[in-house]
This is a predicted complex of two RNAs, RNase P RNA and transfer RNA, with 379 nucleotides together.
């Protein structure tokens, strides 16, 4: 050169003019994701004497953080890459249950072929089927046979020594034999519930608890078109004062920030401005969308100089 | 703006503790039954379980992600 991997950053800037939202004014005015609402907080109203129970989330170590399905580093174990790298999983159990389709003798309790055995009955090495089948292999026993027992390996646990803060790493010694997922249980930590459309202030108009004062069966009042008469219903009215609470405003609300909702549009500067996408209570992470472009550090089987 | 539910046959829905042919109603095709139509009655076809991904021997189911409908909160 190419092609990869791992990490950081821009996401146009400037003058000019002409608009726009917010403020008295001076001055401010979209993102790395404002997204999606998926997690953790703050805040705020409910709920709550204290304690326990359940229930529900989280689970390798060390750090960091207000917390988190968070973030760096690391540790082991699987899995992709030639590699640089990139992924997935990870408390504890010699405790209990449950489940293993099709195939297959058989799914962990055994039983069946078969093997030994004169019988009673031993046996689980042979059955090639599965994602998985009782640790591998020699050797010894053994009527046949098995970790039965023995060397050596593997796994897995105690205990030591030695590295390391640890998670484990490695050496020695001892002890184990029941395969896979799940689910209980245990152990450590953490969880109230609604959520700014939360809430808190302020407060018409009608109606109206409540209180006053006055009038009221010797008829207040209503009803018959306005007025007087009459008729016919009839126990309550009229005035004030008043709270709670509805329209409505304000707050919450922030050096962007409203309630129809701003953040733009044109010229010019070497010149193309094009990518996702756009704040409505705030913060901390994920994650998911993204044209092009800069930087650092490392890898490269085959192949070219 | 905030919450919460939901997408499976052409329609309306099941589908249990993850187990192999994903079922039911209608509706759609063919036969039968009738003079003929509808009913009945008997066989049939139709499905990328909204996309991707991941976990497992196996995923509609269970996690992640991401599209899309649908109620409520003044």
């Nucleotide at each position: 050169c190419a092609g990869g991997u791992g990490g950081a950053g821009c996401g146009c800037u400037c003058u000019g003019c002409c608009g726009c939202c917010c403020g008295a004014a001076a001055g401010g005015g979209a993102g790395g994701a404002a997204a999606g609402u998926c997690c953790g907080g703050a805040c705020a109203g409910g709920a709550c004497a204290g304690g326990g129970c359940a229930a529900c989330c989280c689970g390798c170590u060390g750090c960091g953080g207000a917390a988190a399905g968070c973030g760096c580093a690391g540790a082991c174990a699987g899995g992709g890459g030639c590699a640089a790298c990139c992924u997935u999983g990870u408390g504890u159990g010699g405790g209990g249950c449950g489940u293993a389709a099709c195939a297959g003798a058989a799914a962990a309790c055994a039983a069946c072929a078969g093997c030994c055995g004169c019988a009673a009955g031993g046996c689980a090495a042979u059955g090639g089927u599965g994602a998985a089948a009782a640790c591998g292999c020699g050797a010894g026993g053994c009527a046949a046979g098995a970790g039965c027992u023995c060397a050596c390996g593997a796994c897995g646990g105690g205990c030591g020594g030695c590295a390391g803060c640890g998670a484990u790493g490695u050496c020695g010694u001892c002890c184990g034999g029941g395969u896979a997922c799940g689910c209980c249980g245990c152990c450590g930590g953490g969880u109230c519930c609604u959520g700014c459309a939360a809430g808190a202030c302020c407060a018409a108009a009608u109606a109206u608890a409540c209180u006053g004062a006055c009038a009221g069966a010797u008829g207040a009042g209503g009803a018959c078109g306005g007025c007087c008469c009459g008729u016919c219903c009839g126990a309550u009215g009229u005035c004030a004062g008043g709270g709670g609470g509805u329209a409505g405003g304000u707050u919450g609300c922030g050096a962007a920030g409203a309630u129809a909702a701003a953040u733009g549009g044109c010229a010019g500067a070497a010149u193309a401005a094009a990518a996702c996408a756009g704040a409505a209570a705030c913060c901390g992470g994920c994650u998911u969308a993204c044209g092009g472009c800069u930087c650092c550090a490392c890898c490269u089987u085959u192949a070219u100089u | 703006g905030g919450u919460g539910c939901g997408g499976u046959a052409g329609u309306u829905c099941a589908g249990c503790u993850g187990g192999u042919u994903a079922g039911a109603a209608u509706g759609c095709c063919g036969g039968c039954c009738u003079g003929u139509c509808a009913c009945g009655c008997c066989g049939g076809a139709g499905g990328u379980c909204g996309a991707g991904g991941g976990u497992u021997c196996g995923a509609g189911u269970c996690c992640c992600u991401u599209c899309c409908g649908c109620a409520c909160c003044g």
Notes: Model confidence (mean pLDDT): 78 of 100.